[in-house]
RNA sequence: AGCUGGGGUAGAGGCGCGAUAGAUCAAGAGUAGAUUUGCGGAGGCCGGGAAGCCUAUUAAGCAAAUUAAAAGGGACUAUCUCCGAAGUACGGUUUUGCCCAAAAAACCAUGCUGGGCUUAUACCGAAUAGGUAUAAGACUGUCACCGAAAGCGUUUUAUUCGGUGAAGCGCUACUUCAAGA
Numbered sequence: 001a002g003c004u005g006g007g008g009u010a011g012a013g014g015c016g017c018g019a020u021a022g023a024u025c026a027a028g029a030g031u032a033g034a035u036u037u038g039c040g041g042a043g044g045c046c047g048g049g050a051a052g053c054c055u056a057u058u059a060a061g062c063a064a065a066u067u068a069a070a071a072g073g074g075a076c077u078a079u080c081u082c083c084g085a086a087g088u089a090c091g092g093u094u095u096u097g098c099c100c101a102a103a104a105a106a107c108c109a110u111g112c113u114g115g116g117c118u119u120a121u122a123c124c125g126a127a128u129a130g131g132u133a134u135a136a137g138a139c140u141g142u143c144a145c146c147g148a149a150a151g152c153g154u155u156u157u158a159u160u161c162g163g164u165g166a167a168g169c170g171c172u173a174c175u176u177c178a179a180g181a
Stems, first nucleotide, its partner, number of pairs: 004178008014083001016082001018080005024075002033067007043054003047100003086113004091108006114140002117137008142166008
């Protein structure tokens, strides 16, 4: 000096993750709702309760005619942060006009997932779009081990290919501290 352990900085994986904006596009949908007419005949707003409102000046429901949306989700474009990026399971806390339930958002703890794709099942969703979870399949990046080729950096080292396996608290590069010879 190398190696080993701790810290710091910067990076790589690629249909990479996520967010924001749009006066754009498709779909939602000729749907919900509103008005009129007819039937209907006392309820409706509701998952339950309380309260309130509407209703014999005709409720729910059915049919016809006229009128007629929006949100979440998706595509495209632009921008930004980033590489446990981020997502998710269970549990807990808080908020969302009263209580319970449901749903949504934020936070905490523990756990899982390297990444995207395809298929199947279940759930969410208007949906055959998309999302989530699980499983399988090949692909891809990293590292470890083994083998081969080439090469000569001088045989301990960079490269290519193949096989097996593992996980991101990983990997690569630089730097610093410690130990050590």